[in-house]
RNA sequence: AGAGUUUGAUCCUGGCUCAGGACGAACGCUGGCGGCGUGCCUAACACAUGCAAGUCGAACGGGGUAAGGCCCUUCGGGACCUUACUUAGUGGCGAACGGGUGAGUAACGCGUGAGGAACCUGCCUUUCAGUGGGGGACAACAGUUGGAAACGACUGCUAAUACCGCAUAAAACCUUUGGGUCGCAUGAUCUGAAAGUCAAAGAUUUAUUGCUGAAAGAUGGCCUCGCGUCUGAUUAGCUAGUUGGAGGGGUAACGGCCCACCAAGCCAACGAUGGGUAGCCGAGCUGAGAGGCUGAUCGGCCACACUGGAACUGAGACACGGUCCAGACUCCUACGGGAGGCAGCAGUAGGGAAUAUUGGGCAAUGGGCGCAAGCCUGACCCAGCAACGCCGCGUGAGGGAAGAAGGUUUUCGGAUUGUAAACCUCUGUCCUAUGUGACGAAGGAAGUGACGGUAGCAUAGGAGGAAGCCCCGGCUAACUACGUGCCAGCAGCCGCGGUAAUACGUAGGUUGCAAGCGUUGUCCGGAUUUACUGGGUGUAAAGGGCGUGUAGGCGGAGAUGCAAGUUGGGAGUGAAAUCCAUGGGCUCAACCCAUGAACUGCUUUCAAAACUGCAUCCCUUGAGUAUCGGAGAGGCAAGCGGAAUUCCUAGUGUAGCGGUGAAAUGCGUAGAUAUUAGGAGGAACACCAGUGGCGAAGGCGGCUUGCUGGACGACAACUGACGCUGAGGCGCGAAAGCGUGGGGAGCAAACAGGAUUAGAUACCCUGGUAGUCCACGCUGUAAACGAUGAAUACUAGGUGUGGGAGGACUGACCCCUUCCGUGCCGCAGUUAACACAAUAAGUAUUCCACCUGGGGAGUACGACCGCAAGGUUGAAACUCAAAGGAAUUGACGGGCACCCGCACAAGCGGUGGAUUAUGUGGUUUAAUUCGACGCAACGCGAAGAACCUUACCGGGAUUUGACAUCCUACUAACGAAGCAGAGAUGCAUAAGGUGCCCUUCGGGGAAAGUAGAGACAGGUGGUGCAUGGUUGUCGUCAGCUCGUGUCGUGAGAUGUUGGGUUAAGUCCCGCAACGAGCGCAACCCUUAUCCCCAGUAGCCAGCACGUAGAGGUGGGCACUCUGAGGAGACUGCCAGGGAUAACCUGGAGGAAGGCGGGGAUGACGUCAAAUCAUCAUGCCCCUUAUGAUUUGGGCUACACACGUGCUACAAUGGCGUAAACAAAGGGAAGCGAAACCGCGAGGCGGAGCAAAUCCCAAAAAUAACGUCUCAGUUCGGAUUGUAGUCUGCAACUCGACUACAUGAAGCUGGAAUCGCUAGUAAUCGCGGAUCAGAAUGCUGCGGUGAAUACGUUCCCGGGUCUUGCACUCACCGCCCGUCA
Repeated sequence: AGAGUUUGAUCCUGGCUCAGGACGAACGCUGGCGGCGUGCCUAACACAUGCAAGUCGAACGGGGUAAGGCCCUUCGGGACCUUACUUAGUGGCGAACGGGUGAGUAACGCGUGAGGAACCUGCCUUUCAGUGGGGGACAACAGUUGGAAACGACUGCUAAUACCGCAUAAAACCUUUGGGUCGCAUGAUCUGAAAGUCAAAGAUUUAUUGCUGAAAGAUGGCCUCGCGUCUGAUUAGCUAGUUGGAGGGGUAACGGCCCACCAAGCCAACGAUGGGUAGCCGAGCUGAGAGGCUGAUCGGCCACACUGGAACUGAGACACGGUCCAGACUCCUACGGGAGGCAGCAGUAGGGAAUAUUGGGCAAUGGGCGCAAGCCUGACCCAGCAACGCCGCGUGAGGGAAGAAGGUUUUCGGAUUGUAAACCUCUGUCCUAUGUGACGAAGGAAGUGACGGUAGCAUAGGAGGAAGCCCCGGCUAACUACGUGCCAGCAGCCGCGGUAAUACGUAGGUUGCAAGCGUUGUCCGGAUUUACUGGGUGUAAAGGGCGUGUAGGCGGAGAUGCAAGUUGGGAGUGAAAUCCAUGGGCUCAACCCAUGAACUGCUUUCAAAACUGCAUCCCUUGAGUAUCGGAGAGGCAAGCGGAAUUCCUAGUGUAGCGGUGAAAUGCGUAGAUAUUAGGAGGAACACCAGUGGCGAAGGCGGCUUGCUGGACGACAACUGACGCUGAGGCGCGAAAGCGUGGGGAGCAAACAGGAUUAGAUACCCUGGUAGUCCACGCUGUAAACGAUGAAUACUAGGUGUGGGAGGACUGACCCCUUCCGUGCCGCAGUUAACACAAUAAGUAUUCCACCUGGGGAGUACGACCGCAAGGUUGAAACUCAAAGGAAUUGACGGGCACCCGCACAAGCGGUGGAUUAUGUGGUUUAAUUCGACGCAACGCGAAGAACCUUACCGGGAUUUGACAUCCUACUAACGAAGCAGAGAUGCAUAAGGUGCCCUUCGGGGAAAGUAGAGACAGGUGGUGCAUGGUUGUCGUCAGCUCGUGUCGUGAGAUGUUGGGUUAAGUCCCGCAACGAGCGCAACCCUUAUCCCCAGUAGCCAGCACGUAGAGGUGGGCACUCUGAGGAGACUGCCAGGGAUAACCUGGAGGAAGGCGGGGAUGACGUCAAAUCAUCAUGCCCCUUAUGAUUUGGGCUACACACGUGCUACAAUGGCGUAAACAAAGGGAAGCGAAACCGCGAGGCGGAGCAAAUCCCAAAAAUAACGUCUCAGUUCGGAUUGUAGUCUGCAACUCGACUACAUGAAGCUGGAAUCGCUAGUAAUCGCGGAUCAGAAUGCUGCGGUGAAUACGUUCCCGGGUCUUGCACUCACCGCCCGUCA
């Protein structure tokens, strides 16, 4: 000293929370010793029992005991005297101290400082004086007597330092009176004179000590005053002895303290009165301080003593352990009556989270009494209990690595616990035992110790007896494993836990503190979060709606005086303890002692006179007045005017009008709307009109008149600080609303009807009442806003505009200067930013108002106001950890602008209807294995399920295993035919077979098999939300970023925006940016043209041979073609446009023209997108099974729904006949020719071909001819029957194909929806992969070959800029209300 927490991120505001310290504490776990302290905070609740205040015989009489003396004696004893001890009573002193508690008290109670000229003071000190002489009683005691007791009553005797007169008295008191001095005043004091009043006590002994009066001191008390002393105004008025007077009483003393009379005052916004709470202080805790909180222990004061009241005694009390009365409670009782008061020390019950022994001693300190010895003392000194606090010490020290065992963990190598332990060598603080043994004790000597045989000292013993608690996600030091699975639980705040939890529980380990550690509670701190030090109010909470003005606060220039504030010096006080510093004493420390400083305060005195204040004088610049002048929707009242709407009357006129997005309600043939003329009535004043004017604000708009307020300018005549602000108060105060009475044209809440809608108590339409208008009252609020209180001064400019004045000018203009208003831009400065910026939100001063987290709530209650509606003032419980401001990046908008895309439009053809194929859902099933689900799942994984595949189901067998590595033993391995079985498998084998390398021929080795034991194998089991890899998608969209610089407090911005242009962030220009990267483009493949090279298996122009036919042959490479290399296209050229750019448009040439066509190529990222079943992989799970194997079945089911296709519905067609033209591919477990057979599928056959050679192979649409003639047909082919072919161990479940026969639905398809912009759509066929067989799918190839695009308003998707935003999981968002 700060930290966490609002956001995707940022800055700010703002609350909540944490880290620190403290405690009379309590609770949980644990607990060795000592010292010093502390210990009912609650029930001022009730108390059993014991103790806590007595003492004095040197005041007094009496009694008792003992001893002695003397006398008497009935010999039992008794009387008297002396001495010692003791004591009930009289008397004295004390008991008013000491000790306890904090109920009451908001007060002169306390603190502090003064005053008493208004007072008292026992014991003590000093001084002066006195102590003479008498008297009468009452206890005790004796007797009688009442009562249960407590306690009395009567009679009689008696002493005193008890009581009472008398004498003596004064410097004492009082009355009268003379003089002096002093004081702020009442008055005080000194000195005279006269009259009056009041004392006493003795005791013991010979030295004292008492007693009385007086004066003074000291001590203690009493009273008065200044200042300070909690909370709330939702407590604003209180008070009749109340305030004062003069008189009296009372008191130690002043005083309404009390009383009679008189007056009517006193207190209060500087908070009276009433309510709540509370003993106050020195001090304690905390804090840098200022402050805040507290008032235990110790000390000072106060108050109280069961509750309330009262006095007596006394120096002192209205008295804790005294009295009286009343009350409550408890106890005793013979029922008549009595007794009691722990908030003294112990202790008990109770209350409570909680607080100790019915201890020892007067040895010390102190107190009471006493001459003293001494007695008393639960004050006090000690001990006991309690980790309640502070302080100190210990639980061992050194060495010791095989880094033991065990635990934990692990990537299995190790790591860690950890020098820790064991073990070795030591020490003895504490502990135990024994011995010794204090200080505290001070007296003149002696004696005297509760603590205590304690502390200390010595000897001996032995590591022996002594460590826990909390925490370990961040804040905050300290991490792993297992268990659990939004459960159990944790949590101070943020927040953890939904199967890999460093946050729960346990364990290991670590961190922290330590005889304690945590938790809870409370206070201060952090919190500048009540801001004096030290905050704010445009938008975060916060400026009163506006004015006027009272109290108050603040206030211009000069001079003089005073000295209240202020400053300095001195004096007094600020108790001690505490705190601080220094020094000292306990072994240290805590603790204690001494000294110093300090106690920041109050009082007083002296001085100063700058500033503030006060008083006086004076000034003019602040303020005001006068004069002159112009401006203005300023206000009030009266009158007048025209346009328009509506209504009425009359005319013309005829079928509609009106209204809307479209309509309808409505009005109209009883004549509307329209139009003309006349009239009525109310309200508002077009144009002018302007970020123009006026007003304090609300607000003010036709014209004229009257009355009236304010501002401004000029001038400088007058006053002379008269000013500013302004709590309360008073006034004004839009609209709506209320009351009474008018008025009512238009408009128009409510209401009615018509529409819209799922509904429509709305928006739209037709009507329409309050109201709007006037007069007089009330209400008193608004986003009453500039969300910005008023006043004054100062601080760059620029440019408009309204009013005035001056200058210059020929000049009304323009220009310059100046004052007042009203706008914009902008510097410094300010601000969290936005922004403000001479009209400040800048720099300063003064005054007022207001704020202190969000919600609850501007609500409730109370009070005031109001006719009411309601207004003003204005909480709490409870609840949340945020609520909020400004700005940033995105996303979003049924916001804006621009642009693109088969996105729409323009077209062509489809899907959706039918049959069928295929996939999916659903259902079914023993199983119908699994995955994929908007686009971006659904002819998808699957480029091909009869067995296999296969993962699913039923059954049968198997367990180191079908597969891999290691170990041991054995053996070559293997093994046909045969038997059992569904098969796997088992049995059976002398049927057979014995291999390779080395060899010393004994054997060894490699590889293989069998058997066995375990390590392990295995898993298409789970988790794609633990992952890698791969992929889809936005999207082949044009974007996504970085470095440096600059701007911004920052998130971020700039660059990448802007003007053009492009398919493109493509390029150009501009620009606080300059560059760069990933994307775009290009480089790659293919296709279109040409050239060159090469020329077989390709080709054949020319030459030759040759065939029924044929590049078949020689020959040739010209052409086609093939395949290697080049060329070509670059806006290169021209014209126009554009900015002389980029580029665009057109043209030439060219095979091709502006990216020539097509492909491959997919930025940063998004979707927890898909995949654990391609593969890999963490964790979890199974291990005679969730592994592996076999057989059969299933994946092919079928009421139904959806997707994607095929074939059709026909004449642009079907069928038949006979003709023509491709490209690209494939082929050896292969393609398979010719010929022959079969209607055909095919069979047979085997030539040729590892291919520019041979084969698949027939291309089809097309063209030609013929037929059909609009029909469910010569369309369509499903379904079914029969007979076959092929593949294959095997076509039943469940293949494809062929022939014959059968001949279903379907006649162009609802809502809706898809593809396509050119060699494209459409249409036609051909090939390939997979594959034994099995395509309407997929993927390639060529043939024929269109239509349309005006255009970008709209739908969908995307890009860029901008704007709004309470969204950021980002509109499939957020969020409000009702109900459950």